[in-house]
Molecule: SAM riboswitch aptamer (S box leader)
Organism: Paenisporosarcina antarctica
RNA sequence: CUCUUAUAAAGAGUGGUGGAGGGACAGGCCCUGUGAAACCCAGCAACCUGCAAGUUGAUCUUGCAUUGGUGCUACAUCCUGCAAACGACAGUUUGAUAGAUAAGAG
Numbered sequence: 001c002u003c004u005u006a007u008a009a010a011g012a013g014u015g016g017u018g019g020a021g022g023g024a025c026a027g028g029c030c031c032u033g034u035g036a037a038a039c040c041c042a043g044c045a046a047c048c049u050g051c052a053a054g055u056u057g058a059u060c061u062u063g064c065a066u067u068g069g070u071g072c073u074a075c076a077u078c079c080u081g082c083a084a085a086c087g088a089c090a091g092u093u094u095g096a097u098a099g100a101u102a103a104g105a106g
Base pairs, nucleotide, nucleotide: 001106002105003104004103005102006101007100013041015040016039017038021031022030023029025081026080027079028078042073043072044071047069048068049065050064051063052062053061054060077098082095083094084093085092086091
């Protein structure tokens, strides 16, 4: 980097350093000197992981834990981007796409 599978309206900081940018991309809408990014600390969650119970054709489900590997801590993945259905328009709903994260494979 590519492929496969799974997940997403829940949750988490009035901390320290730092100093101007940030929310992937485009359009929009926002956040930010009442302090952005980044780093540290703290925290959340439970994908991998450990333990227990149940079940099966496969394996999966449920519960508990949080020492370890990741992830995350404004806004629904901030909204929309393509398609379909409905609608008088505005738009609504559903499913994809794209992006993100985890695990596995190449």